This is a predicted structure of an 85-nucleotide RNA (c-di-GMP-I riboswitch aptamer) from Ferrimonas futtsuensis DSM 18154.
[in-house]
RNA sequence: AGCAGACAAAGGCAAACUUAGCGAAAGCUGAGGACGCAAUAUUUCCGGUCUAAAGACUUCGGUCCAUGAUAGCGGGAUUACCUCA
Numbered sequence: 001a002g003c004a005g006a007c008a009a010a011g012g013c014a015a016a017c018u019u020a021g022c023g024a025a026a027g028c029u030g031a032g033g034a035c036g037c038a039a040u041a042u043u044u045c046c047g048g049u050c051u052a053a054a055g056a057c058u059u060c061g062g063u064c065c066a067u068g069a070u071a072g073c074g075g076g077a078u079u080a081c082c083u084c085a
Base pairs, nucleotide, nucleotide: 002084004083005082012037013036017032018031019030020029021028022027035072041078042077043076045075046074047073048070049069050068055064056063057062
């Protein structure tokens, strides 16, 4: 240095599920647990997806709506460990 990454070495994260808590929900957090991950680190800036409490509408059945969530849905931005086979 890189748009490199090995049936290698060191170190790392942790899906489903279980459990305790938080939340209207989606989902999040802690503990256990490993499906995976070379950015599965940070960030909702863009697109997507999920939820719909409040609010609006309503034929009272429901419909719409993000200010909620998802970075492990993709893109962008920012930063970083080891190795150099």